[in-house]
């Protein structure tokens, strides 16, 4: 310098004007607070609330290497095993296929207690040729413990070919009619033992000729975990109207209502009128924002994390505020101007998105900028 790999940070700034929302005050006004790294998807797990619940089981759902962390997790850390990469590093839903069941397209003989398409080998049958023998002047005929070729029948084989994602351990040698763990070495595998490790597991030894392939985000089996609903949870206050219940008054000797400033009067008037009152609707208040919080430092730990000390943190709306415009600056892109750098002028762009009880994660989206290690290759000293 080029290419790559891992981790992290920020996510425009300042000012003016006009607004929105919440709080406070000395209240026609003023002052102060006012989105995110994901507030998102609502996927997983906690807190909190109400309901249910003696204990156990079934069903259903979830998780699945080991050890740890944590309030908990399907999260995180470290390690193990497998796979990929020259490497930094990345990926894995990573228990069980010898409990049982199912499935394995196409191709292929055969897809699982197997089979035999081509091939290889043995043998039998008849045929052709060669060779030998015999007869014959010759053409030719007959015969054969021989050889070759093509075909058919019976059998052996699973080395080789071919099919497939996958073919009944691999590879080499011996062996054999040809072959085959048939035998042997190495590798793999299985059982047992030893050593190391908390463990997953690793290393070594020994025995066995090798055993029913794959598939469980197929049913299933095993182990572990899980009660349900959610802030529209829940709690408090509580109209109007209707009304369970209770008390009183009243029905022609009339409670009460209307008219009216009031009385008289007039009209209406009987499952009626007045009062008390449970529950609860609208509505209001609360839950409601400071919390397993965050930053820095010490200590313990490889780390996740824990603990101690100090500092910081004022959104709380409820159809739902957190915005708009302008100016200057910043970053990037394009165009023009002197001469590519630097400079000047002009234009454009600045993402994804957006709280709604709250917290820990995961996943997904994101213009652009920056920082710290690491790997490989090339060049120079």
């Nucleotide at each position: 310098g080029a290419a790559g790999g891992g981790g992290g940070u920020c996510g425009g700034g300042u000012g003016a004007u006009c607004g929105c929302u919440c709080g406070c005050c000395g209240a026609a006004g003023g002052c102060g607070g006012g989105a995110g790294g994901a507030a998102a998807g609502u996927c997983c797990g906690g807190g909190c609330u109400c309901c249910a619940c003696a204990g156990g089981g079934c069903a259903g759902g979830g998780u699945g290497g080991u050890c740890g962390c944590u309030a908990a997790c399907g999260g995180c850390g470290a390690c193990c095993g497998g796979g990929g990469g020259u490497g930094a590093c990345c990926c894995c839903a990573g228990g069980g296929a010898a409990a049982g069941u199912g499935c394995c397209a196409c191709a292929g003989a055969a897809a699982a207690a197997a089979u035999a398409c081509c091939g290889c080998c043995u043998u039998c049958c008849g045929g052709a040729g060669a060779c030998g023998u015999c007869c014959g002047c010759a053409a030719g005929a007959c015969c054969g413990a021989u050889c070759u070729c093509a075909g058919g029948g019976a059998g052996g084989u699973a080395a080789g070919g071919g099919u497939g994602a996958a073919a009944a351990g691999g590879c080499g040698a011996g062996g054999u009619a040809a072959g085959a763990g048939c035998u042997c070495a190495c590798c793999g595998c299985a059982g047992c033992c030893c050593u190391g490790g908390c463990g997953a597991c690793a290393g070594g030894g020994u025995u066995g000729g090798c055993a029913a392939g794959g598939u469980a985000a197929a049913c299933c089996c095993c182990a572990c975990c899980c009660g349900g609903a959610g802030c529209a949870a829940g709690a408090c206050c509580g109209a109007a109207u209707a009304g369970a219940g209770g008390a009183g008054c009243g029905u022609u000797g009339g409670a009460g209502a209307g008219u009216g400033g009031c009385c008289c009067g007039c009209u209406c008037g009987a499952u009626g009128c007045u009062c008390c009152c449970g529950g609860g609707u609208a509505g209001g208040u609360u839950g409601c924002u400071a919390g397993a919080u965050u930053c820095c430092g010490g200590c313990a730990g490889c780390a996740a994390u824990g603990u101690c000390g100090g500092g910081g943190c004022c959104a709380g709306a409820g159809g739902a505020a957190u915005g708009a415009u302008c100016a200057c600056c910043c970053u990037c892109u394009c165009c023009g101007g002197a001469u590519c750098u630097u400079c000047c002028g002009g234009a454009g762009a600045g993402a994804c998105a957006g709280a709604a009880c709250u917290c820990g994660g995961c996943u997904u989206a994101c213009a652009g900028a920056c920082c710290c290690g690491c790997u490989u290759c090339c060049g120079c000293c």
A computed fold for a 381-nucleotide RNA from a Thermodesulfobacteriota bacterium, annotated as Bacterial RNase P class A. Its Rfam family is "Bacterial RNase P class A". Gene Ontology terms of the family: dimeric ribonuclease P complex, ribonuclease P activity and tRNA processing. It is annotated as a ribozyme. The RNAcentral record of the sequence draws on ENA. Lineage of the source: Bacteria > Pseudomonadati > Thermodesulfobacteriota. The coordinates come from a structure-prediction model, not an experiment, and the mean pLDDT is 76. The model forms 94% of the base pairs in the Rfam consensus.